A computed fold for a 346-nucleotide part of an RNA from an uncultured bacterium, annotated as small-subunit ribosomal RNA, central domain.
RNAcentral holds the full RNA, with entries from ENA and SILVA.
Context: one part of a larger RNA
RNA sequence: CUGGGUGUAAAGGGCGCGUAGGCGGGACAUCAAGUCAGUCGUGAAAUACCGAGGCUCAACCUCGGGGCUGCGAUUGAAACUGAUAUUCUUGAGUGUCGGAGAGGAAAGCGGAAUUCCUAGUGUAGCGGUGAAAUGCGUAGAUAUUAGGAGGAACACCGGUGGCGAAGGCGGCUUUCUGGACGAUAACUGACGCUGAGGCGCGAAAGCGUGGGGAGCAAACAGGAUUAGAUACCCUGGUAGUCCACGCUGUAAACGAUGAAUGCUAGGUGUGGGAGUGCAAACUUCCGUGCCGCAGUUAACACAAUAAGCAUUCCACCUGGGGAGUACGGCCGCAAGGUUGAAACUC
Repeated sequence: CUGGGUGUAAAGGGCGCGUAGGCGGGACAUCAAGUCAGUCGUGAAAUACCGAGGCUCAACCUCGGGGCUGCGAUUGAAACUGAUAUUCUUGAGUGUCGGAGAGGAAAGCGGAAUUCCUAGUGUAGCGGUGAAAUGCGUAGAUAUUAGGAGGAACACCGGUGGCGAAGGCGGCUUUCUGGACGAUAACUGACGCUGAGGCGCGAAAGCGUGGGGAGCAAACAGGAUUAGAUACCCUGGUAGUCCACGCUGUAAACGAUGAAUGCUAGGUGUGGGAGUGCAAACUUCCGUGCCGCAGUUAACACAAUAAGCAUUCCACCUGGGGAGUACGGCCGCAAGGUUGAAACUC
């Protein structure tokens, strides 16, 4: 390389858009590049293979044969692939009508709660724990009432409910805006699928500049516990958490399951549509769960949301450690990321 694989054994890229490339629906006609058939030329000799022969055999040598899987030319075939032309509507897209949704961005508003401040009432405790102590409190705390400030998050509804490509998205209103779904079948007429590079998005933590800072809380301090306790528990507490702009580009970024298309028993929930029906209900499309047949699987399990049966394209794996390390390249302000070995060893 061929091959065999990738839910859990090594292995699906975090996710999308898309370039090159690869692959691609029905009908008809032509061409003949691929393809197939015939013929011709070439494919040197030696070597190699097969069959003979010569040195007493063999090695060695000689002769004959086939072959040299290839290339070129030419004559044909036209099913398939390809090219060109015409055409079709089921794939794909557009239009029209309709309802659903924490999809995204910005602005404004609301109530509960925590904390703090001011004032009133009120008096000796509060807080915390397994038990305590540190801590707070007679300079009047905790509790309670009224008023005010400020930040962050939105109880109930709330649901293996919804939306989004993934990350993710949850108070209410407005503005702007993306996608999906159902019905219809008016329009285009294969316009499709995948996608190396590339470009963009990408939780948390972290970084830069400027704001903000209620609660929580790495670091840190103190009190406990303990043989010790750089912890678990307690009292405090700074970065950070929040906002704007820029960077970082990683996660058990998980369904540990790439994307697309077609096919293959059923049963039962649930979300959004449509049709029939007085209703009950039934049918159908799209999602989201559970159970389960065939089949698959090492087993567990998966089972129309496949890990079944097939096709196309991409990514990745090839014993453990060394090691996601070193070196080099690229990216980054840094932290680091990405690409990614070998010696040696079992």